[in-house]
RNA sequence: GGGCUAUUAGCUCAGCUGGUUAGAGCAUACCCCUGAUAAGGGUAAGGUCUCUGGUUCAAGUCCAGAAUAGCCCA
Numbered sequence: 001g002g003g004c005u006a007u008u009a010g011c012u013c014a015g016c017u018g019g020u021u022a023g024a025g026c027a028u029a030c031c032c033c034u035g036a037u038a039a040g041g042g043u044a045a046g047g048u049c050u051c052u053g054g055u056u057c058a059a060g061u062c063c064a065g066a067a068u069a070g071c072c073c074a
Stems, first nucleotide, its partner, number of pairs: 001073007010026004019057001028044005050066005
């Protein structure tokens, strides 16, 4: 220098062919259960969907550019 992949909650990840309130597990807080703890059950909080711009009635999803990380080629 060229190519590919990934980026969504504190962590690990879903999210289909663009559509009607952005999700799961773990973790956290509280409650239930217990003599107590663990386990189990319930509830809640937690998001500028990496950034900028574009397309569209509507973008996590499509397009362009950028950033970071990883892999391959030279």